RNA sequence: GCCGUUGUGGCUCAGCCUGGUAGAGCGACGCCUUGGUAAGGCGUAGGUCCCGGGUUCAAAUCCCGGCAACGGCU
Numbered sequence: 001g002c003c004g005u006u007g008u009g010g011c012u013c014a015g016c017c018u019g020g021u022a023g024a025g026c027g028a029c030g031c032c033u034u035g036g037u038a039a040g041g042c043g044u045a046g047g048u049c050c051c052g053g054g055u056u057c058a059a060a061u062c063c064c065g066g067c068a069a070c071g072g073c074u
Base pairs, nucleotide, nucleotide: 001073002072003071004070005069006068007067010026011025012024013023020057028044029043030042031041032040050066051065052064053063054062
């Protein structure tokens, strides 16, 4: 230099192909339960979906350009 994969709550990831309310598990916080803790049950908060632009009535999703991580080729 070229090619590919990945980027979504604090962490690990799903959703993207086929555009239409942003989700799960773990974690955090509150309550219940206990003599007290753990476990268990119920609930709450937390993400302008890596950045910029385009297409569209509508973009995490499609297109273009960047950035970062990883892998391959030279």
Transfer RNA from a Thermoplasmatota archaeon, 74 nucleotides, folded computationally. The prediction has a mean pLDDT of 82. It matches the Rfam family "tRNA". Rfam classes the family as a transfer RNA. The same sequence occurs in records of 2 taxa.